[in-house]
Context: one part of a larger RNA
RNA sequence: UGACGGGGGCCCGCACAAGCUGUGGAGCAUGUGGUUCAAUUCGACACCACGCGAAGAACCUUACCUGGGCUCGAACGGCCGGCCAACGGAGGUGGAAACACUUUUACCCCGCAAGGGGGUCCGGUCGAGGUGCUGCAUGGCUGUCGUCAGCUCGUGUCGUGAGAUGUUGGGUUAAGUCCCGCAACGAGCGCAACCCUUGUCCUGUGUUGCCAUCCCGCAAGGGGGCACUCGCAGGAGACCGCCAGCGAUAAGUUGGAGGAAGGUGGGGAUGACGUCAAGUCCUCAUGGCCUUUUAUGUCCAGGGCUACACACGUGCUACAAUGGCCGGUACAAAGGGCAGCAAACCCGCGAGGGGGAGCCAAUCCCAAAAAAACCGGUCUCAGUUCGGAUUGCAGGCUGCAACUCGCCUGCAUGAAGCUGGAAUCGCUAGUAAUGGCAGAUCAGCACGCUGCCGUGAAUACGUUCCCGGGCCUUGUACA
Repeated sequence: UGACGGGGGCCCGCACAAGCUGUGGAGCAUGUGGUUCAAUUCGACACCACGCGAAGAACCUUACCUGGGCUCGAACGGCCGGCCAACGGAGGUGGAAACACUUUUACCCCGCAAGGGGGUCCGGUCGAGGUGCUGCAUGGCUGUCGUCAGCUCGUGUCGUGAGAUGUUGGGUUAAGUCCCGCAACGAGCGCAACCCUUGUCCUGUGUUGCCAUCCCGCAAGGGGGCACUCGCAGGAGACCGCCAGCGAUAAGUUGGAGGAAGGUGGGGAUGACGUCAAGUCCUCAUGGCCUUUUAUGUCCAGGGCUACACACGUGCUACAAUGGCCGGUACAAAGGGCAGCAAACCCGCGAGGGGGAGCCAAUCCCAAAAAAACCGGUCUCAGUUCGGAUUGCAGGCUGCAACUCGCCUGCAUGAAGCUGGAAUCGCUAGUAAUGGCAGAUCAGCACGCUGCCGUGAAUACGUUCCCGGGCCUUGUACA
C1' cells in the first nucleotide's frame, strides 16, 4: 500500500422487511447429470453451466457409429514429364449410393503446312486437408463484479524509502454530482449531457392516409376537401426557470404555482482502470504439437445425436364456479410477403383441397374474427360438462423420403392431478399478474426466443437482521 475481520462509523441496491404471483408435489415439453449403447458427436459446471452455443438434428446439417469407396485427394497454387479424348456430355452393366467397368461423341489461338502456345486430363513432386490437441502460448469477441462510482496522471509539497497528498474533511447528490474548506494546483478515463424512442403543442406537407361541412349513392364507396386522425420533416417545451420555507448568503432540499410533462419525465443504446490463467483453437484468425495410403483427410448408404431403473434445472397445461361449455356483440399494436403473401367463390365436420383477383405493398394479402373483456343461457361442487396425458382408428400437409424420428385434424379413449414438505425465484407502475398478435430460424416442425398491443393490481413502517456493493477508520503473525 492492499486484502481480510463472527471490528467500528456513514450510505446504497427488490438486499431484507411490507405485498403479489410463482417454483419445489402432478402430467407433458425442453436442457443437463447418470446409466445404456456400435455410436448415443463436441463444448458450457456456484453466483457468471443446465429452453446455454442450437434464430429450427427425418436425409442434408453432422463433427459420432457401422459398412462400402477414393488417395495430388471434395476445393486451390507452383514445378517437371506425358497425352489429345484417358476428362466432360449421352447410353449400358453391377451397386444401397458413392463408385467401378464399358460403348459412343465432341477443345481454343497463331500458322499454308510442319510445328508452337493455351486448356482439360494422366503420372511424379513441393505445398494440401484435419470441427485433431493445447482458451494454461494467443488475437478477436463475450460473460461477471456493475451502469457500481470509481480508476489514474503531470507538476508541486511531505517522507531515507515503500509511498502519501491531490481523491481526505463539513454539507449535498443517482453520481469523485456540485458547493465550501484544505499543500496542493490542474488534467485524463469514467458520471452527466450530446444519440434513438415515448409523452404535449406548433409549422410545413397531404397519397396509398383521414372524413367535420357539401353533393351523389340503400350501402360500400365516389366526387370534393386537408379541418381532424395519422405518416414524414422541421421546431417549441423542463432549466430548481418562478414563489415560499430550510440551509452557510453556497451547493442543494421541502412545499406551491403554472404546465401535457417537475426536479435524471419513462424506456433504450452506451459498460472506466481492472478481476475471475472466467468462456470460446467447433464462427473466424493464429504460434506450437500431432496426423497424412492400415488417414485424425475425403465421398456415400444406413444408423445415432430422439436410448431410459433414476436425479436436477427451466418452462407449458392443470387441479376449477373470479370457472368450463354454447350463442351473441365490441376494441389493437407491431410486423412479414415474389422460388413470396394470397382475397372472393366452391368442396370438406375439420386439418385441408380447388381457385386464382390483387399486391414488390400507408394501396393487395397474411388478417374470417385479436383474445381476455361485455351480454344472454347452461352446468351446481362431483375426479365432474374440471383436467387433458396416454392409446386405438380414420384422415390432412410439407418433403426424393415422416419406420427408427415431423406437425396438424376428426372420432373414440379418458391417466395423474383437489393448490403442493424442507426450501426457493421474480417483481416498486402502465410494473407484477393475466390475455392474445407478429417475427427471426424455417420445405415442414415452437410450450423456446425476440418484439407488440389489451386488461391491469397490492405493498414499501423502516434499515435491526440475510446477501452484494461504495467511502472513512481500526486491528493483523496474510501478500
The part of an RNA shown here (small-subunit ribosomal RNA, 3' major domain) has 479 nucleotides and comes from a metagenome. Rfam family: Bacterial small subunit ribosomal RNA. Model confidence (mean pLDDT): 83 of 100. The RNAcentral record of the full RNA draws on SILVA.